Background
Predicted 3D model of a 131-nucleotide RNA (c-di-AMP riboswitch aptamer (ydaO/yuaA leader)) from a soil metagenome.
RNA sequence: AGCCUAAGCCGUCGAAAUGGCGGCGCGGGGGAACCAACGGCGCGAAUGUCCGCGCCACGGGGCGCAUCCGGAGCAAUCCGGUAGAGGAACUCCAACCUCGAGCCCGUCAGCUAACCCCGUCGGCUCAUUUG
Numbered sequence: 001a002g003c004c005u006a007a008g009c010c011g012u013c014g015a016a017a018u019g020g021c022g023g024c025g026c027g028g029g030g031g032a033a034c035c036a037a038c039g040g041c042g043c044g045a046a047u048g049u050c051c052g053c054g055c056c057a058c059g060g061g062g063c064g065c066a067u068c069c070g071g072a073g074c075a076a077u078c079c080g081g082u083a084g085a086g087g088a089a090c091u092c093c094a095a096c097c098u099c100g101a102g103c104c105c106g107u108c109a110g111c112u113a114a115c116c117c118c119g120u121c122g123g124c125u126c127a128u129u130u131g
Base pairs, nucleotide, nucleotide: 001125002124003123004122008024009023010022011021012020013019025120026119027118028117029116030115035110039056040055041054042053043052044051059108060105061104062103063102068081069080070079071078072077084099085098086097087096093131094130095129
């Protein structure tokens, strides 16, 4: 100096710190009314959309692009795809390359005005991804 990411800038305290505090910017969660929702399958009655019976399944949610499918394997795991995502000023098109993870809450949260709470980390490059 540049890239991914919300993850930067300013001020202040301190001898200093990869430290503390505050503000702005950026980002996330909780939280009314109204609306939405109130498991799946089969059968019966009913002739209406409600009721009964049986079987099956079984917590739920959040951040993030990272979801879903198939195959091998006792399993751990591995292989191949895929929704989606990224690639050095910016935008569009095409091609090429790469990712397609991980973590958190703890039985609890749909949307949601007012209001309340939280984060501002971490990782990488010195090369031009190409037209």
The coordinates come from a structure-prediction model, not an experiment, and the mean pLDDT is 81. It matches the Rfam family "c-di-AMP riboswitch aptamer (ydaO/yuaA leader)". Its family is annotated with regulation of gene expression and cyclic-di-AMP binding in the Gene Ontology.